This is a predicted structure of a 1469-nucleotide RNA (small-subunit ribosomal RNA) from an uncultured prokaryote. Rfam family: Bacterial small subunit ribosomal RNA.
[in-house]
RNA sequence: AGUUAACGCUGGCGGCGUGCCUAACACAUGCAAGUCGCGCGGAUAUACAAGAGGGGUAACUUUUUUGUAUGUUAGCGGCAAACGGGUGAGUAACACGUGGGAAAUUUCCCCUCGAGUGGAGGAUAACCUGCCGAAAGGUGGGCUAAUACUGCGUAAUACCACAUUGUAUUCGUACGAUGCGGUCAAAGCAGCAAUGCGCUUGAGGAUGAUCCUGCGCUCUAUCAGCUAGUUGGUGAGGUAACGGCCCACCAAGGCUACGACGGAUAGCCGAUCUAAAAGGGUGAUCGGCCACAAUGGCACUGAGACACGGGCCAUACUCCUACGGGAGGCAGCAGUGAGGAAUUUUGGACAAUGGGGGAAACCCUGAUCCAGCGACGCCGCGUGAAGGAUGAAGGUUUUCGGAUUGUAAACUUCUUUUAGAGGGGAAGAAAUGCCCGCAAGGGAGCUGACUGUACCCUCAGAAAAAGCCACGGCUAACUACGUGCCAGCAGCCGCGGUAAUACGUAGGUGGCAAGCGUUACUCGGAAUUACUAGGCGUAAAGCGCGUGUAGAUGGUUUGAUAAGUCGGACGUGAAAUCUCCCGGCUUAACCGGGAGGGGUCGUUCGAUACUAUUGGACUUGAGUGUGGGAGGGGAUUCUGGAAUUCCUGGUGUAGCGGUGAAAUGCGUAGAUAUCAGGAGGAAUACCAAUGGCGAAGGCAGGAAUCUGGCCCAAUACUGACAUUGAGACGCGACAGCUAGGGGAGCAAACAGGAUUAGAUACCCUGGUAGUCCUAGCCGUAAACGAUGUUCAUUAGGUGUGGGGGGUAUCGACCCCCUCCGCGCCGAAGCUAACGCAUUAAAUGAACCGCCUGGGGAGUACGGCCGCAAGGUUGAAACUCAAAGGAAUUGACGGGGGCCCGCACAAGCGGUGGAGCAUGUGGUUUAAUUCGACGCAACGCGCAGAACCUUACCUGGGCUAGAAAUGUGGGGGAUCGCUCUAGAAACAGAGUUUUCCCUUCGGGGACCGCCACAGAGGUGCUGCAUGGCUGUCGUCAGCUCGUGUCGUGAGAUGUUGGGUUAAGUCCCGCAACGAGCGCAACCCCUACCCUUAGUUGCCAGCGGUUCGGCGGUUCGGCCGGGAACUCUAAGGGGACUGCCGGUGAUAAACCGGAGGAAGGUGGGGAUGACGUCAAAUCAUCAUGGCCCUUAUGUCCAGGGCUACACACGUACUACAAUGGCCGGUACAGAGGGAAGCAAGACCGCAAGGUGGAGCAAAUCCCCAAAACCGGCCCCAGUUCAGAUUGUGGGCUGCAACUCGACUGCAUGAAGGAGGAAUCGCUAGUAAUCGCAGAUCAGCACGCUGCGGUGAAUACGUUCCCGGGCCUUGUACACACCGCCCGUCACACCACGAAAGUCAGUUGCAACAGAAGUCAGCAUUCCAACCCGCAAGGGGGGAAGCUGCCCAAGUUGUGGCUGGUGAUUGGGGUG
Repeated sequence: AGUUAACGCUGGCGGCGUGCCUAACACAUGCAAGUCGCGCGGAUAUACAAGAGGGGUAACUUUUUUGUAUGUUAGCGGCAAACGGGUGAGUAACACGUGGGAAAUUUCCCCUCGAGUGGAGGAUAACCUGCCGAAAGGUGGGCUAAUACUGCGUAAUACCACAUUGUAUUCGUACGAUGCGGUCAAAGCAGCAAUGCGCUUGAGGAUGAUCCUGCGCUCUAUCAGCUAGUUGGUGAGGUAACGGCCCACCAAGGCUACGACGGAUAGCCGAUCUAAAAGGGUGAUCGGCCACAAUGGCACUGAGACACGGGCCAUACUCCUACGGGAGGCAGCAGUGAGGAAUUUUGGACAAUGGGGGAAACCCUGAUCCAGCGACGCCGCGUGAAGGAUGAAGGUUUUCGGAUUGUAAACUUCUUUUAGAGGGGAAGAAAUGCCCGCAAGGGAGCUGACUGUACCCUCAGAAAAAGCCACGGCUAACUACGUGCCAGCAGCCGCGGUAAUACGUAGGUGGCAAGCGUUACUCGGAAUUACUAGGCGUAAAGCGCGUGUAGAUGGUUUGAUAAGUCGGACGUGAAAUCUCCCGGCUUAACCGGGAGGGGUCGUUCGAUACUAUUGGACUUGAGUGUGGGAGGGGAUUCUGGAAUUCCUGGUGUAGCGGUGAAAUGCGUAGAUAUCAGGAGGAAUACCAAUGGCGAAGGCAGGAAUCUGGCCCAAUACUGACAUUGAGACGCGACAGCUAGGGGAGCAAACAGGAUUAGAUACCCUGGUAGUCCUAGCCGUAAACGAUGUUCAUUAGGUGUGGGGGGUAUCGACCCCCUCCGCGCCGAAGCUAACGCAUUAAAUGAACCGCCUGGGGAGUACGGCCGCAAGGUUGAAACUCAAAGGAAUUGACGGGGGCCCGCACAAGCGGUGGAGCAUGUGGUUUAAUUCGACGCAACGCGCAGAACCUUACCUGGGCUAGAAAUGUGGGGGAUCGCUCUAGAAACAGAGUUUUCCCUUCGGGGACCGCCACAGAGGUGCUGCAUGGCUGUCGUCAGCUCGUGUCGUGAGAUGUUGGGUUAAGUCCCGCAACGAGCGCAACCCCUACCCUUAGUUGCCAGCGGUUCGGCGGUUCGGCCGGGAACUCUAAGGGGACUGCCGGUGAUAAACCGGAGGAAGGUGGGGAUGACGUCAAAUCAUCAUGGCCCUUAUGUCCAGGGCUACACACGUACUACAAUGGCCGGUACAGAGGGAAGCAAGACCGCAAGGUGGAGCAAAUCCCCAAAACCGGCCCCAGUUCAGAUUGUGGGCUGCAACUCGACUGCAUGAAGGAGGAAUCGCUAGUAAUCGCAGAUCAGCACGCUGCGGUGAAUACGUUCCCGGGCCUUGUACACACCGCCCGUCACACCACGAAAGUCAGUUGCAACAGAAGUCAGCAUUCCAACCCGCAAGGGGGGAAGCUGCCCAAGUUGUGGCUGGUGAUUGGGGUG
C1' cells in the first nucleotide's frame, strides 16, 4: 500500500459497484425451455348460414347434421432443448496461453450461385373399447391424418470403380483434366392471385466444432530407473477425420540426470495487488478456454451431447406404498437446515438488451433490466456561516499569582445543502406490426418494471445529523488522580516493586472522520536467495587430496554459412483492464470515444562486428625430443652401529629403585653396580636448518634394483592437442576390525602404592590389547594456510634451497643479472577490524564446491556403504531473541614484570583459658524503646538509664491541646499563698494583689476563657533527599582544552629510560598546555637571638621584725636583680646550600663537612575524581505517605539493669624484675564560685567539723612507678582478689528493683592459656601514675598529660592490601562473576515399539448390470420383390451366445496416515 474480509465501538444522506473464500454437505416449496393450428387428424367454445326433427297459430324457440369464420388445444409432426445460467470436485494435461498446421476433417440455422420438387403405397398416436395395477403406469382389440414413414421414376461439377493424361513430389502420394460404367433426392402450407414460407441435391462463403504440433506452465531425488499396446511396421476394422484409436501378425523397441517413473499440491489465462524496476503474491466480481452436474459406467437421438432441469444400469442416501412395487437429484433464481469468524429477498417486469419458437400477432425467458437487505468497498455531500472578551459559569490544573478548555459557549446577524412537508415532473421508446408507395422512402399510432423515481419550485426552522483511535521512543500529540511487579499494558524496545507523560480514570492534545480501531492474509521495506544485486582466513560457508567423463569456458589469422545477435516491413498479441487525450452524468466514483503500450510469437527482406558451425593457415598456450641437475618422493631386497631389555658366566655386597615426600616393587635363593659372551625386537643420535621432496596423508642409518614427478640451458618437432570438472574412479594420519606372524621398549584396559574430604585422575611400581610385518577392511581428523584449481597484471627490501649466465681470479669465495622454490618485512590496494599484500585476503578472467539466525542436530526416519565400530546423504515438530566476529575501556587471574605498606619476616607485649566490667546476639518479658552488622556494627549513637532522661510497658487523665504565630469575641493585672480528695497529673474551695499611657472616650503590654486559620508526632520511607560522617586512603592518582591517530567505541597526552615518599623531578616522544590531588604555605615541638619581666625566676650583692623550731640554720621570705630557667610575641635557622663519588654532563642517589637539627628533622591539621543505592528521616532540615478524643500530650509505677547460653572490647591477676611495711624524691597538662578547698581537729577508714586562701603562672585539687631499708622464700602462698555476711559514712525528694565508697570477716576461679588472632620501628612498644569532659551521685570506658624506657628489621620467596606496565578472558551486578552435566519434580513436541485401525495403489484372479459391436436363426413382424394364393425372399424386433466393461468379491504386496502398553533422547520451567 492492498483485501470477496471478519470482530469491537459508533452511525446522517446519496451515487456506482459488490456480497458462501467453509460442507462439489443435505435439500421442503415455487419458478428457471418452450413454441408452432400458415405441417396433421381430432376434440371443444362462440357466431353465422343451410338442411332435418320437435314445440308453437305465428313471431319464435329448441335439438341435431353439414359448412364457414374466430378462438382454445391433449396427441402425431417440426424446430429448440448441446445456447443461456451455475460450480471449480477432478486435472501437472496439448487442460490452458501463444504461434503455426489439417493436402487428415465436419458445420443445423444464415448468405451467394446452380439444379430439382414427378408418381405411388402401407401404417400409427390421438380417439373408441376390454383388461391389469394402490400408484407410477402397462397391455389387448378396432378406426384415422400429415411437411411422420417406405418403395418407384428422373438427376449432377455429388458418391463409387476403371482407363488415359497434366502439374507437384518427401516417390508413399496429392491436386486436376478427359472418357466409360454404376449408385443416390424431394413435402408441402398460406394466399383470390401475384407471390411468400418451405423441401431435395450440389458448389462457394460465413460461423461453430474437432484433430495435430513448436514453445511456455508448481514443489519433491529421503521418488532413479520406467514401459508389453509398451515403440515401430504390415493388413483389416473403426471414426466426420489422422492415429495402437482397436484387432491379428512381425520386429524389439520407446522414455530418462536438459529429471523419465512415482508422490504432494493446483482449474488455466486476459488480468489483479504490490514494487523505482527486475521481481513476488493472487486467479473474487467482468471476459476467453477447460472440466463437472448425488457417485461410477454406458450408449441413444441429433448438425452438434456421451446431454445440469433427456434415457438405461449399478451404488449410497431421501421420500411414497395397499409391501407387490414405485419416485427423486438447486455446483439455475429465490429460499431452508448444517458447517463456519462470515456472505442478501421464497421481490417486480419482460419496458429495454439478448435468446428460442412462429409468416405474423404473439408466447416463453430467475438470461437480463430493476427494486430490496448489508458503511462490505470506492466516490460525493452534510452535521451550519460571520461577528462575539467580563477572556462568563462549569471542568482540569496550580508555584494559589494564575494557566487552560477558549471565539469555544452564551449573545447578535445570516444561510437552508441533506433529511421533513407541499406542488410540478422527465430521459431511458424506437422499431416490429399498420397505412401509402413498384422501389427508395414517407406517414399515423401503440408500448415504462424501475416510478410519481431522478430533477425543478415552494415552505418552516440551526432547526433532525460525530464518532473512533492514539498521546514513553519508533510516531503527530501531557498533565492530575488512583494503583503499587498487584491490577494490567505491549507491534519491537520495554512499562508497573508509593511521586508511572507506558496500567485505569479525568481534563487537555494529536490523527482520521461516517467512520475509526483490531485481527487475518499478500507484496514492500529485506541487497534477508543477491537476474538486475550477496558472500565463503577469523562472523554461516573451500569437498582431506588427486586423475578424469558429461557439461561450461577457451589463443592468433583468413574464407564460407547466417543458428544466436541486430534492423526494416507484414501478421497476430479478442474485448474489458492500464497510460494519455477528448467527452457524458451538477462534481467525483462510474461510463462512452480515440490513441498508445504489451510476446523468449510467426512470416519475409536485409546486416555480418562478436559468438557459433565449417574449410584453410599460424605459434605465443599445451605437449614431445636433446643435454645437464637437486631431493627424508615411492616400492622391494640386503646390511650397520649405539641404546634398552632378557639369558649365561665372572667380580662384588646390602641395598636398589622411585618421589614434593613416600610406599607398592626388586634384592642375602646375591639384586643395583661392573666385566665378558649371547639372544631378540623396535627406532635410526650427531649431520639437522626459519632447509629439501611429495597432490594431499606424509617422508630421515647405509647399499643395490625398479620407478613417479620437478628444475635449468640451448634449440628441433606437433599445431590449440587447453582450463575446470557434476557423477565416477583412485589415494588417504591416528585409532579400530579380520586372518596369520612377531613382541625389545612403550603402553589404553587392569592391579597395587601414594595424594585427597573423596581421587574410578594427575605422581609411582607393574602390566594386556595395541604399537611392528604380511594380506584385506575402515574412510574419518583443528585431514589447517581454518585461505578450491588455473591464467594474467600490479612498488620494493632482505634471507635461504636448486640451476644457468656475466664479471673477477691462477683457482675458489665475493659482486652483478636471470629462471624455479621456501620464508620474513613492507607501498598502493583491499578488509568490519584483526590483518593480507607478486606464495594476495589487491585487480581481472574461467570452472567447480559450499552458505543463508541460534538451539533441536550432523540427530530422527528412509536409502547407499561397512564384518562390526560406524560412515555418507540428511529433515521436522518444538523453542529462543538472540547466537556470532573483530576491536575498545574496565574488572578479574592459584598470568608475567617493577614497586610500596608493621603486609610478611626479625623482635617486644597482648587477645583467645580465669574472675569481674561493659557492649552485642539469642532467649525471656506487659515492656525488656530505637538505631549500628565483615574489614568500615559490638566500652558504637550513650562526654555518664535510681526519678528526670525515656522514645518502651501498665494504669489514671486532657482534646485548639504541654510549647508557637495570627484574627475575632469576651473578661481580668499576672503572680503568689492556704485547705479538701487523690499515687500524681488534675479537680474543687478560699484568700491576697490591681501594670503603663491618656485628650478620661479609650488605647497598649501581660494573663486566663470561647471560636477559627491551624498545632503536634523519637510515626513510615536514608532505596525520594539536603547536610554531616565512615571506608578504600594521605593510596598517587583523577581529568580537561586544542592538536593528531582511528569508520567507531576510544587512543595519544598519563606510555618509555632513569629517579622519588609522591603523575616528585629529569630526559625522550604527535603532542603542547592546563586543572583537582602530591609537596609547600598553617599549628605544636627541637636550637639561637631580640623584646618583655608578674602571680613566674634567683647567679651575683644586701637583709631577717615573715615561716619552720628557742638557738643555729633553712626557705625568693624581703630589698633588689633581669644573668639563668620559664612565660609569650617577633625574628633567625635547613636550602641537597657546600665538598667528593656514581649517573646521560640531567634529575637524583651515596658518603662527608659544618650544624641544635640533614635530606619530608619529629608530630598534627589538611582526605583529589570517585566506590560501597555504606551509615544517619532518633542531632537538625526536608518531599511524599500516615495518625488527629490519638501514633499527640500530662502523670504515677515499672522497664531499658532480665539470664540456660554465644561473641567482641577492656580491667585485675596467676606472682620474687614480685607482694607487704617503713622512709624519701621528681612531672606535665588541666580544672575550680550552687566551686576547688589548705593548715588544724574528730574518725581505723570512707568521711565529718571548720574554714585560711583563690574567679587563679599568686590559692587549692596534686602524683605513681623509681630510690633506700626491712620482712616474705615458691606455696593456691604475706600471690590473686571474685563472692558472701555484717557495720558504716556520702550524694540525692527517694539508693528495694537499681548508685559508688569504706571497716571487719569471708577468700572462688586462676600456676602464662588449644586452634586461631591483634598492636607496635623510638622517646615508639612496654610500664607508672595524673587531669579533664559528662556529672547531685556514679568509669576498669573515652579524651588528654607527663614519668621510667627497650628489642629487632637478613630481606621481599610467601600471606594480606595497594600502585604502574603488560598479557588472557565466554566476566561488565564485573571471580561473592560466568557456567557444565547427572539426579528429583512439572509441562510440551518428537522418534522407536508387540500390534491395531483407516485411506490409496500395484499384481493375480473371480464376477459381470446396462450398453455398443459381432454371431446364432429359437419366436414374431404392415410397406419393397416373387407369387393367383398359400407361401417365400429381403429387412426388422424380441431372445440367446460371445468380446469389451462399471460397481462388487478374494488373495497377496507397496505407500501414506491415525492410534499403541512400554521405551529413547530433546525442549522449557